[in-house]
RNA sequence: GAGUCGGUCGGGCGGCCGCGUCCGCCCGCGAGGGCGGCCGAGGAAAGUCCGGGCUCCGAAGGGCAGGGUGGUCGGUAACGCCGACCCGGGGUGACCCGCGGGACAGUGCCACAGAGAACAGACCGCCGGGGCUUCGGCUCCGGUAAGGGUGAAACGGCGGUGUAAGAGACCACCGCGCUCCUGGUGACAGGGGCGGCACGGCAAACCCCACCCGGAGCAAGGUCGAAAGGCAUCGGUACGCCGGUGCUGCGCAGGCGUUCGAGGGCGGCCCGCCCGAGCCUGCGGGUGGACCGCAUGACCCUGGCGGCAACGUCAGGGCGAGAGAGAUGGUCGCCGACCCGGUGUCGCGAGGCGCCGGGUGCACAGAACCCGGCUUAUAGGCCGACUCGU
RNA sequence: GCCGGAGUAGCUCAGCUGGUAGAGCAGCUGAUUUGUAAUCAGCUGGUCGGGGGUUCGAUUCCCUUCUCCGGCU
Numbered sequence: 001g002a003g004u005c006g007g008u009c010g011g012g013c014g015g016c017c018g019c020g021u022c023c024g025c026c027c028g029c030g031a032g033g034g035c036g037g038c039c040g041a042g043g044a045a046a047g048u049c050c051g052g053g054c055u056c057c058g059a060a061g062g063g064c065a066g067g068g069u070g071g072u073c074g075g076u077a078a079c080g081c082c083g084a085c086c087c088g089g090g091g092u093g094a095c096c097c098g099c100g101g102g103a104c105a106g107u108g109c110c111a112c113a114g115a116g117a118a119c120a121g122a123c124c125g126c127c128g129g130g131g132c133u134u135c136g137g138c139u140c141c142g143g144u145a146a147g148g149g150u151g152a153a154a155c156g157g158c159g160g161u162g163u164a165a166g167a168g169a170c171c172a173c174c175g176c177g178c179u180c181c182u183g184g185u186g187a188c189a190g191g192g193g194c195g196g197c198a199c200g201g202c203a204a205a206c207c208c209c210a211c212c213c214g215g216a217g218c219a220a221g222g223u224c225g226a227a228a229g230g231c232a233u234c235g236g237u238a239c240g241c242c243g244g245u246g247c248u249g250c251g252c253a254g255g256c257g258u259u260c261g262a263g264g265g266c267g268g269c270c271c272g273c274c275c276g277a278g279c280c281u282g283c284g285g286g287u288g289g290a291c292c293g294c295a296u297g298a299c300c301c302u303g304g305c306g307g308c309a310a311c312g313u314c315a316g317g318g319c320g321a322g323a324g325a326g327a328u329g330g331u332c333g334c335c336g337a338c339c340c341g342g343u344g345u346c347g348c349g350a351g352g353c354g355c356c357g358g359g360u361g362c363a364c365a366g367a368a369c370c371c372g373g374c375u376u377a378u379a380g381g382c383c384g385a386c387u388c389g390u
Numbered sequence: 391g392c393c394g395g396a397g398u399a400g401c402u403c404a405g406c407u408g409g410u411a412g413a414g415c416a417g418c419u420g421a422u423u424u425g426u427a428a429u430c431a432g433c434u435g436g437u438c439g440g441g442g443g444u445u446c447g448a449u450u451c452c453c454u455u456c457u458c459c460g461g462c463u
Base pairs, nucleotide, nucleotide: 001388002387003386004385005384006383007382008381009380011335012334013333014332015331016330017329019040020039022037023036024035025034026033027032042364046375047374049373050372051371052370053369054217055216056215057214061271062270063269064268066213067212068211069210070209071085072084073083074082075081086100087098088097089096090095101208102207106206107205108202109201110200123148124147125144126143127142128141129140130139131138132137156174157173159171160170161169176195177194178193179192180191181190182189183188221292222291223290224289229248230247231246232245233244234243235242236241250284251283252282253281254280255279256278263275264274265273266272299318300317301316302315303314304313305312306311336362337360338359339358340357341356342355343354344353345352346351391462392461393460394459395458396457397456400415401414402413403412409446417433418432419431420430421429439455440454441453442452443451
């Protein structure tokens, strides 16, 4: 100097004015107001791609279809996530990438070119024999697939032996298959022996195999209130009724049904099982309000121990928004950061340092039940480790 | 919050069982006509929303991202 990987910040200080929940005090009949105090957005709060906690339904089940994952071993509440390792590919390297099981379970595709694209094939060729010949060559039969060509890919590769010319026909090595040993928890790695020396690619093609999968979702779900009517009870009474409290629960019409089961539940379907006296349609009435859920968590910080690591465990410390049309903003000044210009100095240079002037409110962007991840967006700055070159 | 669909020439749309992109309208040129329209013939025009991947090859298959449309609650 170039690069690779990881971590982290993402403005600071002060003044003035203005916000929100909660707490304390005061004023007010109340609605509400005043003063003071603690606290008050993020690494992604985003996308809604995954996994959960939690809530409700479901007593629970079998099968089909459907969906998800896909090397091995660990971590985790779990995962499609994270860590380590193996194999393959890329890179000089640090490192990066991987829908990484199966092509002898079956079906399918490989265009065009080419002779031939899965157990295929003779275009140009090479060799042997015959015929013809203008001596350049042409033609017929047989053998051949080593060479050349076509193509992304040609039915093992390379060096030899051998042959008329060739060919795993044969030999050594590589590759492939079977088997044994060693190492490893394992995926695999290394080594030895034997061998028909022949079995393309694509599964992010359909599929097969292995493992996994109740459904909805905080607009989940609860409590209170309200409501026309009814019942009970208490008080008053002019005996007509009025008021309070508690319980239940809106009215009318129609259809189906009450153990021979309407309707409903178990993801879509089937089987089977269960709940069940109500359910459905239409027209009217009341309500749309208040509170809970709502932040103590598989939480965070520091240190020790175990582990290569992810992470686990022990001890100590901490409580950091909880809104409800939805709050944290505006302004001024200084500093910082970035951009442009000038200047001085150091330096071979790229550039560094200092000073001055101008510009820029200065990236992506805002909780809404909460966590663990992934993905995407991100001005600018800092720290660390490693690789290559000089 | 949950579930689907779409993006291709200037416009409206096919193509998606992977083999190198089409139709109609519009535009331009020529023919025809006194001239225009109509008609006939020809021509131009494309990062298949963006990026990455699989494959010999991707509009098509897989992943991710952007924009738009619709349904339930």